[in-house]
This is a predicted structure of a 75-nucleotide RNA (c-di-GMP-I riboswitch aptamer) from a Campylobacterota bacterium. The organism belongs to Campylobacterota, within Bacteria. Its Rfam family is "c-di-GMP-I riboswitch aptamer". Rfam describes the family as follows. GEMM was predicted in a large-scale screen for bacterial structured RNA regulatory elements. It was read from a public genome assembly, where an Rfam model found it. Model confidence (mean pLDDT): 86 of 100.
């Protein structure tokens, strides 16, 4: 530098739900919590979902797709 993700090991993350904060709302955020996950780590580009106070508005990265960047193993 590729590919891959059976097995091991070292860390990461954190669904529902419960609680504080906060937003009209989807929704965010910290604390408990662990159903998952090899990018559940960034990025709304496409396509999809949702929200609304219908605009020159938004919300989902743990629906897909792409993009950048990355840790352990193997080979």
């Nucleotide at each position: 530098g590729u590919g891959u993700g059976u097995c091991a090991a070292a860390g990461c993350c954190a669904a529902a739900c419960c609680u504080g904060u906060u937003g009209c709302g989807a929704g965010a955020c910290g604390g408990g919590g662990a159903c998952g996950g090899a990018a559940a780590g960034c990025c709304a580009c496409g396509g999809g979902u949702c929200u609304c106070a219908c605009g020159c508005a938004g919300a989902c990265a743990g629906c897909c797709g792409g993009g950048c960047c990355g840790c352990c193993a193997c080979a």